[in-house]
């Protein structure tokens, strides 16, 4: 001291809980691949073809069991042929013994003849090995070897001579065995066992072989034989345990059992006769499917799950498939025999073989090593031994396959080097890293030393005993590993790092390069021009001689759940009942002890795990020792509690009695309404039907009304979340007939119960058979319609069907989506059937209580919605049934059925969802409130014309480029002849039209003028020709800066990307809404405040209120306009006063008016009244210029649309650089069959033409504005005053008003065109400009569908000014003034918004989502006429090889014999069995397989739209019929239907 322990993560959704797959982090492997690779110990290495197999080896050994026996050599003799001697009794086979049945390999069978664990064996067997007891006598006859002939190609044989044994027979003798009877004792659960006495039969042997000696024999030591005992080994029984399958339910004739008899080393159908008819099976027989099995291994907190590769124990195999012989042991890996398949010899006649022993080859395979060393230890096998044999075994080798362990240097070392990489250009990082300095010395190299594995035996010696043998002691001898391990010296940082990863799970971030290509990916997912996700590069993070991948197992997964789940709605209660086997089971007493509890025995083989110790320097490894091993077993003990088994009890269940309600069930008969038809009668044009129609009926008389018949089916009104039934389901009335239930009494039985696999029964609609029957509906059909179509929704019609009987079918959203019992655990309140008290005259009230049925609600449960004594709460008992979606309730087998189709039930594939609930949106051809020129009242337009201006399209060298519903289109353009200009043509230019810096040159330059070339740009000539500064008289020199030229760096880009941006803008919208703090609720997303009642333009007040409060918006501050008041009076004004004129605020003068333009006043629902909740605030009123925000205006919340701009400007990236950049000239943006949009300007008479005549306001002016006058029909000219402006000028306002004409016409309406001749502006007016006179005088007579604007000084009508501009496309835009309406009952409907609400499969938010057919590829399954291959049987045939029976004729050594033969054996035949083989009809699995079927998947086919909202016909399930497809329709049923109403019911009062 043996034990020290449980972690989650991503990923469905806009968000969120839950459910639920998927996935990843961890360990682990007998691994492989990929990239790399210095050493060393310890392990481990054919997992696929139990496919073939070259070669070598892997079991021999004994001369102390026998008989025989050479050779080469080599010494001598020789007659030259040889011979003899040693070699040597050797080698060598052979005869006999022993072993060979161990040892070693594989796991193919095997699902039980098999392991495992505990037993049995009184039913057995054992060679070697040990103990003990006894014996071993006396004959015999062969045979191999060998000889010699001989067949044979060889394996291999026949004949003949002839020998031995521990080979073989035969007798004898038998204590003991064994058997035949008999008798006695003991023990056992039976069979019996076991011991004694006596009988009868019968059964042995090698006295061999070594060695010694004192040698006719003795002694040792060894071997033989008989009999016991033992240890090991091994047979056999039994008990328990050991995988999937039920889409395998029955199976079995030697099958169960007996009698008897054989066979075995035993028992036993193990084998045969005869008898019986039995056995096993749902506790899963029997078939199929896969598999060696266990100790252990991985793995897990643990239960468990998954594995049996190395070690160990076991069992099967040894080419296939059968069979015996030898033997103690075998049905025998390296032994025989026969079939068979395959090599190989071959003389073609016959042979030979069997690597799943060790190396080693060849195939297949993603893959799995030396054709090594040596018996030195260890063991084994035969020997007395010496010793031989041994691919067992010990070692090397070879693979990073694994596991451990070391190393690849250490310490100082900032100039923070260089280089790389990034960078905001300042830098920072790599990075003390390197370099330098100073040391160390593993490990690998070199050189020397040097353990242990060894101890036996054996020899040689001594002792001890007479001596040998033996013990014993001394010495010698004996290492494959092995150039061993160590340990020392030498030598120098020297030879030794790489693999993944970096988007999140996950620890690690920049650049380039690519551009939904490449590619990446374990899940989510990256990649479509700024990728931390691809590829590179730096840099970093992990591990490390390894790192990554791929498989594969457990874990996480409580995701099969015993520990430790679940079924309302996520998957999952059987459609109901009845019951049969099993499970479960009131109360009490004893009994028993099987289940349980406690102790004990024996086992649980070693190894492994642990735990303490020790040895290799640690470690891995490996030794000791010790815990453990949940198990199973034997014996005691206990008797709660289960169980048995006996008794007793009422509580459970049931019966009896009295009563009760009730569409329960079956028959049979009746009734009225209605309906349809039929016959009559009246009538006399229609009816019917619908959104509106047809289609039908009707003048041959309908519909309508009356009479009367006649015939089906269904039972209004009661009528009720009421009643009754086990669910489906029951509904006039009466009559028989029957089944449950409930109350009361407390009378009987006494646990008689409850659940219920199989099983039986009953089960709406729809469907089928048979026969009836048929009004009325009413699948299919058939017509009308509707419609792009309409195989439909809606209308006329109508067959099956719907009813009856009779029999089948057996399903429903058969739903309370909730399985049955029995119990417990707050209440209210309602209905309905009993019963009891109490009150009361009565209807009645009040209280208790029992069964049933609703609602609501507390605790509890639940993800939540919701459930709650009718639980979905607590608990028990049974039983059914899920495990991700789709594929599929499909396939294919089985069964059931006339048939339709039910049950039962898969796989392949294929996503990373699918799903519930609840939350916010946002939509709804839902609802509620409400709002807006949103309709409606009304006004004018647009859409028809002609021109104008923008766009599309189209042409074009070019028609620059954007804008695109609303929110692009008279927009960017607030001016396009040139310019602008971006667009085309054509000519030119290259540090560039512009900018800055370097660096260098240098007075000729640069500029000015003149010529001249060219369309210009630009070129060329010539002349002039500068500035500081210092020196110099000067001429000039030096310098230097500007400019200039070169070169370089870089300029430039109206290329690109508004989907990299910024800033700006535009809509919703001046809509009134959006948030937030702290608090509650809620698991949580959220809510709530923000909701409700009222108000308000307004989330704007109020008021209630689990909310209190704040913010950004409304509002108000801010311009501006209406009155008033004060302040100030020039350029503005003129009353009064005063001069002047024709007149004019002209002047003087004034500051009142008006106006200007500073400053304040004013309005606040501040008064009164109603109504309202004592309120916000509504409404009338009074004062008041102005009243309820007084009008206008500026201001535009969180957001939204990837809205719009890179061509306003910035600006990130990208591109272009003799050009995508800069210069010019000319074009071009102005094109023109056409189509849209915005306007003008008409069409006239409320108008046109003429004349006369009144009255603004806002602007603008210096390269302006430009008076007066003068020309001129005009446009314009000419003029020149005056004005930087309240002063002067554009400037005349026009419509209006007076008068006049026109007279309803394409005109005296209308100007387009188009001609002609002027006018201005510019360098220039062809392309391409305005404006004038003259002339012409088109379309057009109120505009189709459709659709704009606008609610008061508004619309509508008039002019009049300005930006921009040389001038102009201006009829456009932004601005001012005149004149100046009608109309709103109102909110039903179209649009649009805002709140609440609902319902949802949407969330890119309905431009949403979605379904099916068809086409198209592609994969994988099924049917398929067949066609093949394989398994296990089955009955017949054949019958090798062999035990086993029987066998007169051959044959033969042992024994006996009368010598003839016997007795035994053998050979051959015979006959059972019987491998393989052949047939013959079936089963049952595969493989293929024209064709054909449905599924699954595939950015961007077709056709519809079927579902999600009331999805536009409300979805859905069963069924049936239809039809391209979704589906439609019928008959029932469900709610998982939205909306309005009604009833019920709840709550409070």
């Nucleotide at each position: 001291a043996a034990c020290a322990u449980g972690a989650g993560g991503g990923u469905u959704u806009g968000a969120u809980c839950c459910u639920g797959g998927c996935u990843c982090a961890g360990a682990a492997c007998g691994u492989a691949c990929g990239c790399u690779g210095g050493c060393g110990g310890c392990g481990u290495g054919g997992a696929u073809u139990a496919g073939g197999c070259a070669u070598g080896c892997a079991a021999g050994u004994c001369g102390a069991g026998c008989g025989c026996g050479a050779a080469c050599g080599u010494a001598c003799c020789u007659u030259c042929g040889g011979g003899u001697g040693c070699u040597a009794g050797u080698a060598g086979a052979g005869c006999g013994g022993c072993g060979a049945a161990a040892g070693g390999g594989u796991g193919a069978g095997u699902a039980a003849u098999a392991c495992a664990u505990a037993g049995a064996u009184a039913a057995c067997c054992u060679a070697c090995c040990u103990g003990u007891c006894g014996g071993a006598c006396c004959g015999g006859g062969a045979u191999a070897a060998u000889u010699u002939c001989u067949g044979g190609a060889a394996a291999c044989g026949g004949a003949u001579u002839g020998u031995a044994a521990u080979a073989c027979c035969g007798g004898a003798u038998g204590g003991u065995c064994u058997u035949u009877g008999c008798g006695g004792g003991u023990c056992g659960c039976a069979u019996g066992a076991u011991u004694c006495g006596c009988u009868u039969a019968g059964u042995a042997a090698a006295u061999g072989g070594u060695a010694g000696c004192u040698c006719u024999g003795c002694u040792u030591c060894u071997g033989c034989c008989g009999a016991u005992a033992g240890a090991g080994g091994g047979g056999u029984c039994u008990a328990u345990g050991u995988c999937c399958u039920a889409u395998u339910a029955g199976c079995u004739u030697g099958u169960u059992g007996g009698u008897g008899a054989g066979g075995u080393a035993a028992c036993g159908g193990c084998u045969c006769a005869c008898c019986a008819a039995g056995g096993c099976a749902u506790u899963g027989a029997u078939g199929g499917g896969u598999a060696g099995c266990c100790g252990g291994a991985c793995u897990g907190a643990g239960a468990g799950g998954u594995u049996g590769g190395c070690c160990g124990g076991u069992c099967a195999c040894a080419c296939u498939g059968g069979g015996a012989c030898u033997g103690a042991g075998a049905c025998a890996c390296u032994g025989c025999c026969c079939a068979g398949a395959c090599u190989c010899c071959u003389a073609c006649g016959g042979g030979a073989g069997g690597c799943u022993g060790c190396a080693g080859u060849c195939g297949a395979g993603a893959a799995u090593c030396u054709u090594c060393c040596g018996c030195a230890a260890u063991g084994g096998a035969c020997g007395a031994a010496a010793g031989u044999c041994u691919g067992a075994c010990g070692g090397g080798g070879c693979g990073a396959c694994g596991c451990c362990g070391c190393g690849u240097g250490a310490a100082c070392g900032a100039a923070g080097a260089a280089g790389g990489c990034c960078u905001u250009c300042g830098g920072g990082u790599u990075g003390u890293a390197a370099a330098g300095u100073u040391c160390u010395g593993u490990c690998a190299g070199g050189a020397g030393g040097g353990a242990a594995g060894a101890a036996a035996u054996g020899c040689a010696u001594c002792a001890g005993u007479a001596a040998a043998g033996c013990u014993g002691g001394u010495g010698u001898u004996u290492g494959a590993c092995g150039u061993u391990a160590c340990c020392u010296c030498u030598g120098g940082a020297g030879g030794a790092a790489g693999c993944c990863c970096u988007g999140g799970c996950u620890a690690a971030c920049u650049c380039c390069g690519u551009g939904c290509c490449a590619g990446c990916a374990g899940c989510c997912g990256c990649g479509g021009u700024a990728a931390u996700a691809c590829g590179g590069a730096g840099a970093g993070g992990g591990c490390a001689a390894g790192c990554g991948u791929a498989g594969u197992u457990c874990g996480g997964a409580a995701u099969c759940a015993c520990u430790g789940g679940g079924c309302a709605u996520a998957a999952a209660g059987c459609g109901c009942a009845c019951g049969u086997a099993g499970g479960c089971g009131g109360a009490u007493u004893g009994a028993u002890u099987a289940g349980u509890c406690g102790g004990u025995u024996g086992u649980g083989a070693a190894a492994u795990c642990c735990c303490g110790g020790g040895g290799c320097u640690c470690a891995a490894c490996c030794c000791c020792g010790g815990a453990a091993u949940g198990g199973c077993u034997u014996c005691c003990g206990a008797a709660a509690c289960u169980g048995u088994c006996a008794g007793u009890c009422u509580g459970g269940a049931g019966g009896a009695c009295g009563a009760g309600a009730g569409g329960g069930g079956a028959g049979a008969g009746u009734g009225g309404a209605a309906c349809u038809u039929c016959u009559g009668g009246u009538g006399g044009a229609g009816c019917g039907g619908u959104g509106a129609a047809a289609u039908g009926c009707g003048u041959a008389g309908a519909u309508a009304u009356c009479a009367g018949a006649a015939g089906g089916a269904a039972c209004a009104c009661c009528g009720g979340u009421g009643g009754c039934g086990a669910a489906a389901g029951c509904g006039a009335c009466u009559c028989u007939c029957u089944g449950g239930c409930u109350c009361g009494u407390u009378u009987c039985u006494g646990a008689c119960g409850c659940u219920g696999a199989g099983g039986u029964g009953c089960g709406a609609a729809a469907g089928c058979u048979a026969g009836g029957g048929g009004a009325g509906c009413g699948a299919a059909c058939g017509g009308g319609a509707u419609u792009a179509g309409a195989u439909a929704c809606c209308c006329c019609g109508g067959u099956a069907g719907u009813c009856c009987u009779a029999g089948c079918c057996g399903u429903a959203a058969a739903c309370g989506a909730u399985g049955a019992g029995c119990a417990c655990u707050a209440g209210g309140u309602a209905g309905u059937g009993g019963u009891g008290g109490c009150u009361c005259u009565g209807a009645g009230g009040c209280c208790a209580u029992c069964g049933c049925u609703g609602c609501u609600g507390u605790a509890g449960c639940u993800a939540a919605u919701g459930u709650a004594u009718u639980a979905a709460g607590u608990g028990c008992u049974c039983c059914g049934c899920c495990u991700g979606g789709g594929g599929a309730g499909u396939a294919u087998g089985g069964u059931c059925g006339c048939a339709a189709g039910g049950c039962u039930a898969a796989a392949a594939c294929u996503c990373a969802a699918a799903g519930g609930a609840a939350u916010u949106g946002a939509c709804g051809g839902g609802g509620g409130c409400u709002c807006a020129c949103a309709c409606a009242a009304g006004c004018g337009g647009u859409g028809g014309a002609g021109c104008a201006u923008g766009u599309g399209g189209u042409u074009u060298a070019a028609u620059u480029c954007g804008a695109a519903g609303c929110a692009a289109c008279g927009c960017g353009c607030a001016g396009a002849a040139c310019c602008u200009u971006a667009c085309c043509u054509g000519g030119g230019u290259u540090u560039g039209a512009c900018a800055u810096g370097u660096a260098u040159g240098g007075a000729u330059u640069a500029g000015c003028u003149u010529c001249u070339u060219g369309a210009a740009a630009a070129g060329g000539a010539a002349g002039u020709g500068a500035c500081g500064c210092g020196g110099g008289u000067a001429a000039c020199c030096g310098u230097g800066g500007a400019a200039c030229a070169u070169a370089c760096a870089c300029a430039g880009g109206u290329g690109c990307u508004g989907c990299a941006u910024g800033g700006c803008u535009g809509u919703c919208g001046u809509c009134a809404g959006c948030u937030c703090g702290u608090g509650u609720c809620g698991u949580g997303a959220g809510a709530u405040g923000u909701c409700g009642g009222g108000u308000u333009a307004a989330g704007u007040c109020c008021c209630u209120u689990a909310a209190c409060g704040a913010g950004c918006g409304a509002a108000a501050c801010c311009c501006u306009u209406g009155c008033c008041g004060u302040u100030a009076g020039u350029u503005g004004c003129c009353a009064g006063c005063g001069g002047g004129u024709a007149a004019u605020g002209c002047c003087g003068g004034g500051u009142a008016c008006u106006c200007u333009a500073g400053c304040g006043g004013g309005a606040c629902u501040g008064c009164c009244g109603u109504g309202g909740u004592u309120a916000a605030c509504a409404c009338g009123g009074a004062g008041g210029a102005a009243g309820g925000c007084g009008g206008g205006g500026a201001u535009g919340a969180c957001g939204u649309c990837a809205a719009g701009u890179c061509c306003u400007c910035a600006u990130g990236g990208c591109c272009c650089u003799u050009a995508c950049g800069c210069c010019c000239a000319g074009g071009g943006c102005u094109a023109c069959a056409c189509a849209c949009g915005u306007g003008c300007u008409a069409c006239a008479a409320u108008g046109g033409c003429c004349u006369a005549u009144a009255c603004a306001g806002a602007g603008g002016g210096a390269a302006g504005c430009g008076a007066a006058g003068c020309g001129g029909u005009a446009a314009c000219g000419u003029g020149a005053a005056g004005c930087a402006a309240a002063u002067c000028c554009c400037a005349c306002a026009a419509a209006g008003u007076a008068g006049g004409u026109c007279c309803c016409a394409g005109u005296a309406c209308g100007g387009a065109u188009u001609g002609u001749g002027g006018g201005c502006u510019g360098c220039a007016a062809u392309u391409u400009g305005c404006c004038c006179g003259c002339a012409u005088g088109a379309a057009g007579u109120u505009g189709g569908a459709a659709u704009c604007g606008c609610u008061a000084g508004u619309a509508a009508u008039c002019g009049c000014g300005g930006a921009u501009c040389a001038g102009c496309a201006a009829u456009g835009c932004c601005g001012c003034g005149g004149u100046g309406a009608a109309u709103a009952u109102g909110u039903u409907c179209c649009u649009g918004a805002g709140c609440c609400u609902u319902g949802u499969a949407c969330a890119c938010a309905c431009c949403g989502c979605c379904c099916g057919u068809c086409a198209a590829g592609c994969c994988a399954c099924g049917g398929g006429a067949g066609c093949u291959g394989g398994u296990a049987g089955u009955g017949c045939c054949c019958g090798a090889a062999g035990u086993c029976g029987c066998u007169g004729a051959c044959c033969c050594a042992a024994c006996c014999u009368u010598a003839g033969g016997g007795a035994g054996g053998g050979a051959g035949g015979c006959g059972c069995c019987g491998a393989c083989g052949g047939u013959a009809a079936g089963a049952c699995c595969g493989g293929u397989g024209a064709c054909u079927g449905g599924g699954a998947c595939u950015a961007a086919g077709u056709c519809g739209u079927a579902a999600c909202a009331a999805g536009g016909u409300a979805g859905c399930c069963g069924u049936a019929g239809g039809a391209g497809a979704a589906c439609c329709u019928g008959c029932g049923g469900c709610u998982g239907g939205a909306u309005c109403a009604c009833c019920u019911c709840c709550u409070u009062u």

Small-subunit ribosomal RNA from a Planctomycetota bacterium, 1549 nucleotides, folded computationally. The coordinates come from a structure-prediction model, not an experiment, and the mean pLDDT is 84. It matches the Rfam family "Bacterial small subunit ribosomal RNA".